[in-house]
RNA sequence: UGGGGUACAGCUCAGUGGUAGAGCAUUUGACUGCAGAUCAAGGGUCCUUGGUUCAAAUCCAGGUGCCCCUC
Numbered sequence: 001u002g003g004g005g006u007a008c009a010g011c012u013c014a015g016u017g018g019u020a021g022a023g024c025a026u027u028u029g030a031c032u033g034c035a036g037a038u039c040a041a042g043g044g045u046c047c048u049u050g051g052u053u054c055a056a057a058u059c060c061a062g063g064u065g066c067c068c069c070u071c
C1' cells in the first nucleotide's frame, strides 16, 4: 500500500428479514447454625452513521476498534 475477517449481556458465544437468547457471573427468596451445593424468581445487551424494506442484530454503504494475509 492493497485485500480479507470480525464487533450481540460483566465474560465466552448462539441467533439465514418477523417478540433478542444460552452457559457462567450478578441480585433476591427458599434451604443451612453460617457458608457452599441445590431449587425458584429477577435485572442486564445488538460498535457507530446512513440506505433498502411494511418490518433490519440479520441485507447494502461509510466511519471506528481489533485480528490475519500481501507489499
Stems, first nucleotide, its partner, number of pairs: 002069006010024004018054001026042005047063005